[in-house]
RNA sequence: GCCGGGAUGGAGGAACAUGGCAGACUCGAUGGACUCAAAAUCCAUUGCCCGAAAGGGCGUGAGGGUUCGAAUCCCUCUCCCGGCA
Repeated sequence: GCCGGGAUGGAGGAACAUGGCAGACUCGAUGGACUCAAAAUCCAUUGCCCGAAAGGGCGUGAGGGUUCGAAUCCCUCUCCCGGCA
C1' cells in the first nucleotide's frame, strides 16, 4: 500500500439481511421484600439534558450525505483484529 472483519450502557451483547419504539437478554450496581442475621430467591430502578409533573429533546467511534425517517444505506477519517504484498 491492498483486501476482509469490528467499534452500541458500568461489563458482555442483540437489533444491520428487509431503514420504522435503540438500549432486548445476561451480568454488575442501588433500593426494597424474605431471614434472628446472611446466602439464595423475588420485586423495582439503573445513558445525558430540560421540566413541579405530564411530557419533550439528545445519544450507536468522528464528521458529512441520502431519506418523511439512519445503529442499519453512501462518502471521508480515527482506532482495534486478521490476511496479502
The prediction has a mean pLDDT of 81. Predicted 3D model of an 85-nucleotide RNA (transfer RNA) from an Actinomycetes bacterium. NCBI's taxonomy places the organism under Bacteria, Bacillati, Actinomycetota, Actinomycetes. It matches the Rfam family "tRNA". It is annotated as a transfer RNA.